[in-house]
Formats: sequence, structure tokens, C1' cells
RNA sequence: GCCAAGCAAAGGCAAACUCACUGAAAAGUGAGGACGCAAAGCCACCGGUCUAAAGGGCUUCCCAAGACAGCGGGGUUGCCAAC
Repeated sequence: GCCAAGCAAAGGCAAACUCACUGAAAAGUGAGGACGCAAAGCCACCGGUCUAAAGGGCUUCCCAAGACAGCGGGGUUGCCAAC
């Protein structure tokens, strides 16, 4: 130096919940807060889940051009690294 990989070290992110704002809602953003996470960095391409304004149907219901990357797959980028 190369392959390999999660012992350690340095750090990183931030669930639920609360407040404020945006949104029809799901949910998102900011602040606080930590359940956890080796990609819990990024991407809506595939599957899945959630909401249903407009639209359709007419009590009920259907529907994604909306949302979820901390549901799984996939793509892509990245810190250190023992045995």
C1' cells in the first nucleotide's frame, strides 16, 4: 500500500412527546428532547404503507398529480478500523 471487516476511538444523526409555523389531511420545517441507528447521509426507480383536497359515486365508498428514505429492495456518496 491492497483485500477484508464493526473490537475500539473521534464524532454524527435524532424516535416518541412538547411548542411554533405550513398543509384539506397524511405529513413536513424550526426549537427543545433521546427511542434507537454502521449509513437513521442523499435519491420516490420497484414493492409496500398512510392521507383523500379536487374528481367520481352518492350516508357508508373509490381514487394520488400528495406523503413516508427511521417499512423492505435498489442506486449513489462517506469517517475510522481491531481480529
The RNA shown here (c-di-GMP-I riboswitch aptamer) has 83 nucleotides and comes from a Lysobacteraceae bacterium. The sequence was found by an Rfam model in a public genome assembly. The organism belongs to Lysobacteraceae, within Bacteria.